[in-house]
Overview:
Predicted 3D model of a 523-nucleotide part of an RNA (small-subunit ribosomal RNA, 5' domain) from an uncultured bacterium. The coordinates come from a structure-prediction model, not an experiment, and the mean pLDDT is 80. The RNAcentral record of the full RNA draws on ENA, Greengenes and SILVA.
Context: one part of a larger RNA
RNA sequence: GAUGAACGCUAGCGGCAGGCUUAAUACAUGCAAGUCGAGGGGCAGCAGGGGUAGCAAUACUCGCUGGCGACCGGCAAACGGGUGCGGAACACGUACGCAACCUUCCUUUAAGCGGGGAAUAGCCCAGAGAAAUUUGGAUUAAUACCCCAUAAAAUAGUGGGAAAGCAUUUUCUUAUUAUUAAAGAUUUAUCACUUAGAGAUGGGCGUGCGGCUGAUUAGGUAGUUGGCGGGGUAACGGCCCACCAAGCCUACGAUCAGUAGCUGAUGUGAGAGCAUGAUCAGCCACACGGGCACUGAGACACGGGCCCGACUCCUACGGGAGGCAGCAGUAAGGAAUAUUGGUCAAUGGACGAAAGUCUGAACCAGCCAUGCCGCGUGGAGGAUGAAGGUCCUCUGGAUUGUAAACUUCUUUUAUUUGGGACGAAAAAAGGGAAUUCUUUCCCGUCUGACGGUACCAGAUGAAUAAGCACCGGCUAACUCCGUGCCAGCAGCCGCGGUAAUACGGAGGGUGCAAGCGUUAUCC
Numbered sequence: 001g002a003u004g005a006a007c008g009c010u011a012g013c014g015g016c017a018g019g020c021u022u023a024a025u026a027c028a029u030g031c032a033a034g035u036c037g038a039g040g041g042g043c044a045g046c047a048g049g050g051g052u053a054g055c056a057a058u059a060c061u062c063g064c065u066g067g068c069g070a071c072c073g074g075c076a077a078a079c080g081g082g083u084g085c086g087g088a089a090c091a092c093g094u095a096c097g098c099a100a101c102c103u104u105c106c107u108u109u110a111a112g113c114g115g116g117g118a119a120u121a122g123c124c125c126a127g128a129g130a131a132a133u134u135u136g137g138a139u140u141a142a143u144a145c146c147c148c149a150u151a152a153a154a155u156a157g158u159g160g161g162a163a164a165g166c167a168u169u170u171u172c173u174u175a176u177u178a179u180u181a182a183a184g185a186u187u188u189a190u191c192a193c194u195u196a197g198a199g200a201u202g203g204g205c206g207u208g209c210g211g212c213u214g215a216u217u218a219g220g221u222a223g224u225u226g227g228c229g230g231g232g233u234a235a236c237g238g239c240c241c242a243c244c245a246a247g248c249c250u251a252c253g254a255u256c257a258g259u260a261g262c263u264g265a266u267g268u269g270a271g272a273g274c275a276u277g278a279u280c281a282g283c284c285a286c287a288c289g290g291g292c293a294c295u296g297a298g299a300c301a302c303g304g305g306c307c308c309g310a311c312u313c314c315u316a317c318g319g320g321a322g323g324c325a326g327c328a329g330u331a332a333g334g335a336a337u338a339u340u341g342g343u344c345a346a347u348g349g350a351c352g353a354a355a356g357u358c359u360g361a362a363c364c365a366g367c368c369a370u371g372c373c374g375c376g377u378g379g380a381g382g383a384u385g386a387a388g389g390u391c392c393u394c395u396g397g398a399u400u401g402u403a404a405a406c407u408u409c410u411u412u413u414a415u416u417u418g419g420g421a422c423g424a425a426a427a428a429a430g431g432g433a434a435u436u437c438u439u440u441c442c443c444g445u446c447u448g449a450c451g452g453u454a455c456c457a458g459a460u461g462a463a464u465a466a467g468c469a470c471c472g473g474c475u476a477a478c479u480c481c482g483u484g485c486c487a488g489c490a491g492c493c494g495c496g497g498u499a500a501u502a503c504g505g506a507g508g509g510u511g512c513a514a515g516c517g518u519u520a521u522c523c
Stems, first nucleotide, its partner, number of pairs: 001522003005519005012375006018368002020333001025331003029328003034075003039072002042068002046066003049062005082286003092210007101203002106184006114148004124137005157176008189195001212258003219249003224246004229241003261283004265276004288309005311322004339365001341364003347361001348359004378409004388400005415459005423450001430443005467512005472493003478507005488495002
């Protein structure tokens, strides 16, 4: 000098940051991943409308409309958020490679959108069970599934409008999504953020180099090292397998053991270095402990599945349910670390044609002097140098001390009254203009959690605001009283046994200041 600090005494305000370092211990409760009706069959509930009955209240009924619980289907759920257990490793950092690879959504190009079929959830009926859940039957749709054709391959429709038709429906037009195949992630150059555009400097694999400790760990290895052939994978490879050879690593430290997430960075230091890896950012690993695969472009998947285990809970004892290292919160542990708050207004994400819905991401508010920064606790004048305290050479003097009183000024802040934001501009509906005909531009409506907050103006009145440590030397700052090797102090040297500037108190002083000291740790 520093800290994610803690403890003691003290404490006025604001801004910006930070806030379980310990038990990856166990968790009550709520919320944290949904969305699409413009994919589908439908209609439990809500609202509107129609019909029937009735004088009426009302009842029943019709998916007709807005919408929509549950269900089928699509996309998302692999992101975002958390933690640092494990791991000494191609995990990380850096530089390169893959003629050995994958890639949903996005962009471009090309093709195509023809025909047919069988089911199933839901609904309904009948059961089993305390529940979780589940069995059987009947029936039904699709952008779900299957087949044929179309070059190799695969398709699918839906919304609006118009016309025809008694109607189911058909045709036209327009909008939009969707299918298949191929290409796009590069290089160079110029320019300056562009040269068509978009997703993503996405993922997988490999190699060189680099950074911990121990030799009181010296030998280690049998799929081990290599070859040939095969299997497997998106892909190379002992990744796996059969056979063959006997290799491979090692004092430049193998193996074993211990410790540890790595980095950008952070602290300190003149630097070299040393120490650290909270917050923020990149990568990795993990999701009650262990294992496994399924789905998918992507997982061996925190809020998905299966099995084993430990633990907890429910039970009608037959059987079931669960996983906060998400946000709050609880218990425990600990010297120690916050609210079971508000909003999707902005930014971002998922879905959707859109309106929009969801979002404990995020933005805000609450708590804490935990830190940094800023402001204040008044300014000017004022000598009977007041009273009181302390000290001394004690009728007196010195000091506290311009300090107070007193006079006058100001009002940051506090209190109160009034006004009052920026963050918001878009998207969509609508109108207008241009146009390469599907894009661009203009107009215009709406939308603020924070918050009546920040900020601004007025009013009153010095009014509302100072402590902590130290004073023997190091080290800035001295006297008196008490105590008497006692009580005590102490970072080191050391103080204390009758005049202690070192203990305790007082007066005075010194240093910092809304803080000051102590403890711990690092340089």